[in-house]
């Protein structure tokens, strides 16, 4: 320099064009002599950024930025 994949909650990941969710974590409570385990509740997001397509974009397209892999 070129090519491919990827970017969503604190972490790991869903959502395949129509109101962004789950598990774990954090917090509160129940249980227990206490902790752990278990159970209940609550907490969570400018979906990396800018522009475009569309009635409607996390999703499709372009560019930039970050991460990973490959070629030279």
């Nucleotide at each position: 320099u070129c090519c491919c994949c990827u970017g969503u909650a604190g972490c790991u990941c869903a959502a395949u064009g129509g109101u962004a969710g789950a598990g774990c974590g954090c917090c509160c409570g129940c249980c227990u002599g206490u902790u752990a385990a278990g159970c209940g509740g609550a907490u969570g997001g400018u979906u990396u950024g800018u522009g475009g397509u569309c009635c409607g974009a996390a999703u499709c397209c372009a560019c930039a930025c970050g991460g990973g892999g490959g070629a030279g």